[in-house]
This is a predicted structure of a 73-nucleotide RNA (transfer RNA) from an uncultured Bacilli bacterium. It matches the Rfam family "tRNA". The family's RNA type in Rfam is transfer RNA. Rfam describes the family as follows. Transfer RNA (tRNA) molecules are approximately 80 nucleotides in length.

RNA sequence: GCUGGAAUAGCUCAGUUGGUAGAGCAAUGCCCUCGUAACGCAUAGGUCACAGGUUCGAUCCCUGCUUCCAGCA
Repeated sequence: GCUGGAAUAGCUCAGUUGGUAGAGCAAUGCCCUCGUAACGCAUAGGUCACAGGUUCGAUCCCUGCUUCCAGCA
């Protein structure tokens, strides 16, 4: 330099022929307990890496860019 892949909640990851995003763990509160943990219930947490474009509408399609991974040279 070229090719392919990944980027979504604090962490690990889903998601979608384009229609206002979810799980598990973690956090907080409540319940329970003599007390702690666990179990149970609830709550909060997201500009879907970033910048443009297409579209009535983009996490999803297109372009660029950044970081990481693998391969080739």